This is a predicted structure of a 1417-nucleotide RNA (small-subunit ribosomal RNA) from an uncultured bacterium. It matches the Rfam family "Bacterial small subunit ribosomal RNA". The sequence is in RNAcentral, with records from ENA.
RNA sequence: AGAGCUUUAUCCUGGCUCAGGAUGAACGCUGGCGGCGUGCCUAACACAUGCAAGUCGAACGGGAGCGCGCAGGGGACGAGAUUUCGGUCGAGUCGCUCGCGCUUUAGUGGCGGACGGGUGAGUAACGCGUGGAUAACCUGCCUUACACAGGGGGAUAACGCUUAGAAAUAGGCGCUAAUACCGCAUAAGCGCACAGCCUCGCAUGAGGGAGUGUGAAAAGCCACAGCGGUGUAAGAUGGAUCCGCGUCUGAUUAGCCAGUUGGCGGGGUGACGGCCCACCAAAGCGACGAUCAGUAGCCGGCCUGAGAGGGUGGACGGCCACAUUGGGACUGAGACACGGCCCAGACUCCUGCGGGAGGCAGCAGUAGGGGAUUUUCGUCAAUGGGCGCAAGCCUGAACGAGCGAUGCCGCGUGAGUGAAGAAGGCCUUCGGGUCGUAAAGCUCUGUUGCGGGGGAAAAAAGGCAGCAUCAGGAAAUGGGUGCUGACUGAUGGUGCCCCGCCAGAAAGUCACGGCUAACUACGUGCCAGCAGCCGCGGUAAUACGUAGGUGGCGAGCGUUAUCCGGAAUGAUUGGGCGUAAAGGGUGCGCAGGCGGUCCUGCAAGUCUGGAGUGAAACGCAUGAGCUCAACUCAUGCAUGGCUUUGGAAACUGGAGGACUGGAGAGCAGGAGAGGGCGGUGGAACUCCAUGUGUAGCGGUAAAAUGCGUAGAUAUAUGGAAGAACACCAGUGGCGAAGGCGGCCGCCUGGCCUGUUGCUGACGCUGAGGCACGAAAGCGUGGGGAGCAAACAGGAUUAGAUACCCUGGUAGUCCACGCCGUAAACGAUGAUUACUAGGUGUCGGGGAGCAGAGACUGCUCGGUGCCGCAGCCAACGCAUUAAGUAAUCCACCUGGGGAGUACGUCCGCAAGGAUGAAACUCAAAGGAAUUGACGGGGACCCGCACAAGCGGUGGAGCAUGUGGUUUAAUUCGAAGCAACGCGAAGAACCUUACCUGGCCUUGACAUCCCGGUGACAGCGGAGUAAUGUCCGUUUUCCUUCGGGACACUGGAGACAGGUGGUGCAUGGUUGUCGUCAGCUCGUGUCGUGAGAUGUUGGGUUAAGUCCCGCAACGAGCGCAACCCUUACCUUCAGUAGCCAGCAUAUCAGAUGGGCACUCUGGAGGGACUGCCAGGGACAACCUGGAGGAAGGUGGGGAUGACGUCAAGUCAUCAUGCCCCUUAUGGCCAGGGCUACACACGUGCUACAAUGGCGUAAACAAAGAGAAGCGACCACGUGAGUGUGAGCGAAUCUCAAAAAUAACGUCUCAGUUCGGAUUGUAGUCUGCAACUCGACUACAUGAAGCUGGAAUCGCUAGUAAUCGCGGAUCAGAAUGCCGCGGUGAAUACGUUCCCGGGUCUUGUACACACCGCCCGUCA
Repeated sequence: AGAGCUUUAUCCUGGCUCAGGAUGAACGCUGGCGGCGUGCCUAACACAUGCAAGUCGAACGGGAGCGCGCAGGGGACGAGAUUUCGGUCGAGUCGCUCGCGCUUUAGUGGCGGACGGGUGAGUAACGCGUGGAUAACCUGCCUUACACAGGGGGAUAACGCUUAGAAAUAGGCGCUAAUACCGCAUAAGCGCACAGCCUCGCAUGAGGGAGUGUGAAAAGCCACAGCGGUGUAAGAUGGAUCCGCGUCUGAUUAGCCAGUUGGCGGGGUGACGGCCCACCAAAGCGACGAUCAGUAGCCGGCCUGAGAGGGUGGACGGCCACAUUGGGACUGAGACACGGCCCAGACUCCUGCGGGAGGCAGCAGUAGGGGAUUUUCGUCAAUGGGCGCAAGCCUGAACGAGCGAUGCCGCGUGAGUGAAGAAGGCCUUCGGGUCGUAAAGCUCUGUUGCGGGGGAAAAAAGGCAGCAUCAGGAAAUGGGUGCUGACUGAUGGUGCCCCGCCAGAAAGUCACGGCUAACUACGUGCCAGCAGCCGCGGUAAUACGUAGGUGGCGAGCGUUAUCCGGAAUGAUUGGGCGUAAAGGGUGCGCAGGCGGUCCUGCAAGUCUGGAGUGAAACGCAUGAGCUCAACUCAUGCAUGGCUUUGGAAACUGGAGGACUGGAGAGCAGGAGAGGGCGGUGGAACUCCAUGUGUAGCGGUAAAAUGCGUAGAUAUAUGGAAGAACACCAGUGGCGAAGGCGGCCGCCUGGCCUGUUGCUGACGCUGAGGCACGAAAGCGUGGGGAGCAAACAGGAUUAGAUACCCUGGUAGUCCACGCCGUAAACGAUGAUUACUAGGUGUCGGGGAGCAGAGACUGCUCGGUGCCGCAGCCAACGCAUUAAGUAAUCCACCUGGGGAGUACGUCCGCAAGGAUGAAACUCAAAGGAAUUGACGGGGACCCGCACAAGCGGUGGAGCAUGUGGUUUAAUUCGAAGCAACGCGAAGAACCUUACCUGGCCUUGACAUCCCGGUGACAGCGGAGUAAUGUCCGUUUUCCUUCGGGACACUGGAGACAGGUGGUGCAUGGUUGUCGUCAGCUCGUGUCGUGAGAUGUUGGGUUAAGUCCCGCAACGAGCGCAACCCUUACCUUCAGUAGCCAGCAUAUCAGAUGGGCACUCUGGAGGGACUGCCAGGGACAACCUGGAGGAAGGUGGGGAUGACGUCAAGUCAUCAUGCCCCUUAUGGCCAGGGCUACACACGUGCUACAAUGGCGUAAACAAAGAGAAGCGACCACGUGAGUGUGAGCGAAUCUCAAAAAUAACGUCUCAGUUCGGAUUGUAGUCUGCAACUCGACUACAUGAAGCUGGAAUCGCUAGUAAUCGCGGAUCAGAAUGCCGCGGUGAAUACGUUCCCGGGUCUUGUACACACCGCCCGUCA
């Protein structure tokens, strides 16, 4: 950065699609490791269970436990002492009470539960962002400063007793404490009230002294320290409110709002305020989009993009909102409070039915929804938070781990060597190629992994204890800093390190027709399937499926979804509007936008400097830390914006002043179908009246309907009525457009020219709005001659609701009122300026020449044509722009659906204006190009028509085809260009078809092994026949091993196939067409396809030739060269010939000869060469001479580039597919010969230009040995017998026939015609039944010249007459040749058919047998 798709091709417009990047992703296949992130986008659905907010005993009373003390009291035991034996004293022990200490904590109390964590439902809003304001505010804990804490009082939980209740819980009585609660005192620089002073502010107002009055404080605990309490002022932090600007879509939502907008006065709040209330006023918002509806948390950022933009808001961070739904307040510094309260709703749970309990959008987890999203984990070690003096406690915040390839990053799955290029796979032209140094093998390494060990490393600061030091203090304790010591780790025995082990355990996925890197085989056969777009698949699929190979990426790869990009495809950067989508039908004009020249001043825009802000993260740059990277950290930069403050004054703007060039007005002239109204004129049409006049008129391609003997049409005169205005008349005029046309008058708008005295930017455009607006149509009332929708009739037609004809109503006309649309077009909005010219025309004005002028030149305004630059996709436009610029408006964004539906507005209606979506297609379209086509044009040719001659189509037969039939009627050919075609010849064979019987390496080829010596032939058996069986005869070479050859048996490779595909092919053929065309090189033109050349003027059979020309040349075709024929010369002279000579009985029979004919070799000849005329002095044409032949002499061979997927796989060859005891091979019989019918091609006829009979004449070209076959004989004949001659200029076929002569028939189904049939034969052949040809006799059908239609032929031709040949045993009316006789006609190119050239139109390109519309299925 582009690419594919519209077309036969091209350029453009235009849409669709692709390649890129991204993701909280999902799905398919696959999956080794680690690090760092990340993980309910759906049901703000419902939630079991556990945990997520507590803490303080240094506030308080009490309880419980433990310990201590006996200092007090009382009790028990009690050593011992004493004793009067009653007792006494009594160390000590036990327990109770009490006191103290420690631990614990239900309650009172304090602080915290307003943070942290979650979610995005709501919200289009001061919610958020950004920048300001608060002189309109609050702020617990924290910091600083100052000041203070005096003295009292009364309760209440806990607790005890008790009541109700299932419980939750509630109540009663009695006791008690506080840092709980309440008065009193004290106090200021605190609050409030009052009046006054000073300073400051944009304003409301703020600040500061001083005065008077008045009001309100406090708490203690610990006991060494220390922690608290109250007031005031300030700071910090956090919050609250207000404002400017920005913040999605819809106008098919245009009007909204009653506390609404404002005021006065109150209330309320921490505070301003309609926040609330009473009263008063009637405002306020809105096209710069109010209101309404839909959608949505906002931002930093993230993705994409070159950028501008577009999309997005998951994780992280800021703000907001919410906590089952709705409402409410309480407490508090802070809430209208996620794990607080109350009420209501829904839901769930408990219940003893009376009543109660609950809220995962906290972390896990469950059900459900869904394509889809994790563990009911560990720890407070760190960071942070709450409480506490502290130790510490709590913390699902957090830190970690687990799960998921969900993303990014990194590593690995080995490295080197290794050609016998192994095996194997795949392909193959069978040679080989490829996988592929790939593997194996050899030599290494050890990341990850596995096993073992080390490491108590780092992550660590902290509290506690000790020591030192510093400040302060009288000192001590304590505090700060440093050092030392022990203690504290969830992660985790983890990172990392060492040792050992083995290449051992670790690769997939998508694609391979083009876009787009990468190709073959097989299978399938428009099936199965693929596909992002174009599209692929109907028997050789690089596009489906599989395999091999290859390409891409790689622990991932594809697909799907979404976003940006490409898309300049909504265009600010950066598009358009004549014909592709798109200029409003036209004007006037409010708002808006834009605006001439000069001066002064301001500073809103603008430019420039400074300041503030623009959080962090992110981004970029440079470094640093994890081995690297991802990731993380540090520093710097960037952050367009907003705010503020200096400066500048060119430009825009605001203000002031001035100017005249834009614009307007005055004066003087001018042209005009400009508009409105009223008059008026002639021609024509029609009608009426009358006269003349008589049978038609009218109408058409032709007719008919219609009118007319009741007198039409025609003609004459008079009259009536309506409408329109011939000639003039003109790409002439006027008007904004629609539009405007006899003449006259009145009223009226605009325009042009001249002049430059006047105003002084007054201008341009113009969303809405208003006005005008052809035709048709509507309403009311007139009018109505002609014309004429509808309608009627007549024609045409398959039909004809049309075109044509005869009639004919609305309407057309007028007045008034609607409608508001047109291909309302120049398919071109308005205005201004500039940019070569030439030539017409309309209306004006100057100038030149002495004047005139139909002269010359200048100028203003309009209207045309041509044309340069420039523009354009091209066509084209081009001073009347579609050029170059400026301003404003309207409109467009693929085709269809559709200018449709719904809604709204307008309208009497008809309808108009505005104006979608679902769905569907990959195009739709513009301009130009080459062809093809046209019931377009011009020119030309052809037996194309015409002019002629003869046929076909009717009959019978032959032959081919279709159809039908059949066991089979083998197959192919199908308009011309299949059909007497393949087939130059089906009784068997042929033969491919059918029936039946047989063979299976085969009838045929090559290779191998065994056997035999032959094979062949002969004979026999058997059969329908082949196959089969038996007998007999019978090789060569040799170094004696064997070999050659042949047959036979066997095994497989293979043979074989007229099986399929002519749409896989070669070759060959037909056809357009023997038509004159088809192309190339270089140059030139065109963006290009292409054009030019090859067109044009002539001419030709011809792109044949000449001339001209941006073309110049060339090739394949044409012509010529070749064959034949026509004339002549020369050479040769047998089997040909015989002029002259000789012989001669017929005959060139013989001698002889080669003159002639002829034969076959070589040459000549014809070239528009000569003459005349025409033409352009050309090419050439016309005529003539000479000549056998004259303008390519006649005929043939020869067929350009190409077209028809034309024909042929059954001539042959051949790819692929198919069959292989059969789709191959052999044999017999049958069939290809069928027969209600249809068609093609022929033969014979229908007769007298004839038939028959008799006897006569004249060819050419061929063929002949398994042949032609003479003569002679026989037979009515076909033929037969015999076999002369001839491998042929000798012999034979062989008679030519039509013709001519004579005779007969005399117009009839015949003496025409010969079909059919019967009988008897001949020939060929193994064999004539199916199914041959011929002969004789007999029979004697249809047919008397052929409908529509159609074919051939232009001269030795048509017509007619015979002859020959190929094939072939036999079997032509077919085919290929040969000669004989031998015409008619062509004015001409209008028409039919085919072709060629030029031109034109085209929506065709498979090319008119095209394309395409509607209805129905």